[in-house]
Context: one part of a larger RNA
RNA sequence: CUGGGCGUAAAGGGUGCGUAGGCGGCUGAUAAAGUCCGAGGUGAAAGGCUACGGCUUAACCGUAGUAAGCCUUGGAAACUUAUCGGCUUGAGUACAGGAGAGGAAAGUGGAAUUCCUAGUGUAGCGGUGAAAUGCGUAGAUAUUAGGAGGAACACCAGUGGCGAAGGCGACUUUCUGGACUAUUACUGACGGUGAGGCACGAAAGCGUGGGGAGCGAACAGGAUUAGAUACCCUGGUAGUCCACGCCGUAAACGAUGGGUACUAAGUGUCGGAGGCUUGACCUUCGGUGCUGUAGUUAACGCGUUAAGUACCCCGCCUGGGGAGUACGGUCGCAAGGCUGAAACUC
Numbered sequence: 001c002u003g004g005g006c007g008u009a010a011a012g013g014g015u016g017c018g019u020a021g022g023c024g025g026c027u028g029a030u031a032a033a034g035u036c037c038g039a040g041g042u043g044a045a046a047g048g049c050u051a052c053g054g055c056u057u058a059a060c061c062g063u064a065g066u067a068a069g070c071c072u073u074g075g076a077a078a079c080u081u082a083u084c085g086g087c088u089u090g091a092g093u094a095c096a097g098g099a100g101a102g103g104a105a106a107g108u109g110g111a112a113u114u115c116c117u118a119g120u121g122u123a124g125c126g127g128u129g130a131a132a133u134g135c136g137u138a139g140a141u142a143u144u145a146g147g148a149g150g151a152a153c154a155c156c157a158g159u160g161g162c163g164a165a166g167g168c169g170a171c172u173u174u175c176u177g178g179a180c181u182a183u184u185a186c187u188g189a190c191g192g193u194g195a196g197g198c199a200c201g202a203a204a205g206c207g208u209g210g211g212g213a214g215c216g217a218a219c220a221g222g223a224u225u226a227g228a229u230a231c232c233c234u235g236g237u238a239g240u241c242c243a244c245g246c247c248g249u250a251a252a253c254g255a256u257g258g259g260u261a262c263u264a265a266g267u268g269u270c271g272g273a274g275g276c277u278u279g280a281c282c283u284u285c286g287g288u289g290c291u292g293u294a295g296u297u298a299a300c301g302c303g304u305u306a307a308g309u310a311c312c313c314c315g316c317c318u319g320g321g322g323a324g325u326a327c328g329g330u331c332g333c334a335a336g337g338c339u340g341a342a343a344c345u346c
Stems, first nucleotide, its partner, number of pairs: 003318004007300002012314001014200004021193001023191001025087007033080002035076008048066007090190001091187004096181002102176007109153001114148007124135002161168002205246006214240002219235004257313006265291011276279001295302002319346003328339004
C1' cells in the first nucleotide's frame, strides 16, 4: 500500500461553525476532458505471461505470440465532467400559531443553616458502635421576638422539557438564539461532509480584586487499631460564590461521528395540526421511552432514535509492557495540555 475493522475485544475527534478538498436532485441542448470503439506509431534485447518444441525429466534453453503504458488520428455520446437554459421534490425565506430549567443582564421573594441583640429558662448540650476532643453557671442546648449576611431554590418534578456539546430548575422584567406545526406564496440545487482554522467547552486549578452563611482538600485535636499519615467524631484554611482574564482536560458515555434513502408491528409519554359518529375515537408531523419482526451480532444485545440494508465525507485502530513516557516542536503565568517515538522485554 492492499485488506479488515472502531457499543463492551485496539479503535468515533468533548461539541459546533466553517475554508480547501473529495461527494451531489429532475430535465433539454452543446462540447468531448474522463469513458468506450477502430486505425497507426512506440513499447531494444534479456526478463514476465501463453502455446509449442530441445536436452531421459526438471532446472535450463529455443521458436512463435503477447501485454499494459505513452503518442498521433478517425469516430460514439449512455454515464461522470464543462458551458448555456428550464424544473421543484432537496435546501432556504416570508406570513400565522402554540411549547420549552435554551442563553445574557437587572431586580424581587420565602423556607432553612449560621451569627448578633433582647426575653423566658436551668444544667446540661453535642456527638458515637461505644466514647472522647468540643460547647456550657462569664448562663449554653431548648424556646420567643428583632436584626445581619451568604449560598442554594423544597413541593410542582415526570426513562417530562430545552440546548451542538459542556450543561440548564424560585419569581418578574428587558434583550436574545434555536426547534416544531399549518397553509399557501416566494428563491431555484443555493446541498451534505469537512484536513487545516475559528469558537464554545463540567469539575478542579491559576492571576487580580471582592465576598465568605453552610460545606470543606490541607491542617489540628479526639477516637479506632498491632500501627491508622484512613474510614468515624470535634474544629478548620484554601476552595466552593461574584467580576474580569487564563487553563482546555473528564467514565466530556448512548463507552455508539455526521448526512440521506430504504426495511413488520404494538404500547407509554411530550409539543403541534386535521377529521368525524365528540370518544377509553381516528389520521398525521416532530421529539422522547419500552417491547419486539425481518435482519444483524462472537455473545450480550441492537432492532424506523439500528449495532439492519446501501451510498457520501471526516476521525481513528493494527499484540501486551516500556508509554501517553523520552526527545523535539508548539501552547500556557504555572500546573500542565497537544503532537508523540525507540531501545529493551514477554

Background: Predicted 3D model of a 346-nucleotide part of an RNA (small-subunit ribosomal RNA, central domain) from Clostridia bacterium S110(17)-1. The coordinates come from a structure-prediction model, not an experiment, and the mean pLDDT is 87. Rfam family: Bacterial small subunit ribosomal RNA.